Predicted 3D model of a 73-nucleotide RNA (transfer RNA) from a Candidatus Omnitrophota bacterium.
C1' cells in the first nucleotide's frame, strides 16, 4: 500500500432476521450479625469511538474518519 476483526455501564462481555439495551464482578443502600465477611433484597450507572446517509424507527445496514490487534506486499 492493500485486507479482515474489535470499539456498548467503572471492568469483562451478551443483545438471533433493524422495533422500549442487559448480565456477571465492582459502587451505593438496606436486611442480617456483637463486629466484619459471607449471603439475601434493592438502587445508581450508557448521546452503544468520532461525523455523515438510508429507515416510520439503527447498536444492529452504508460511507468516511480515530484507535487497538491479525495477515499479505
Nucleotide at each position: 500500500g492493500g485486507g479482515c476483526c474489535a470499539u456498548u455501564a467503572g471492568c469483562u462481555c451478551a443483545u438471533c432476521c433493524g422495533g422500549u439495551a442487559g448480565a456477571g464482578c465492582g459502587a451505593c443502600u438496606g436486611a442480617c450479625u456483637c463486629u466484619u465477611a459471607a449471603u439475601c433484597a434493592g438502587u445508581a450507572g450508557g448521546u452503544g469511538g468520532c461525523a455523515g446517509g438510508u429507515u416510520c424507527g439503527a447498536g444492529u445496514c452504508c460511507u468516511g474518519c480515530a484507535u487497538g490487534g491479525c495477515c499479505c506486499a
The coordinates come from a structure-prediction model, not an experiment, and the mean pLDDT is 81. Rfam family: tRNA. By type it is a transfer RNA. Rfam links the family to the GO term triplet codon-amino acid adaptor activity.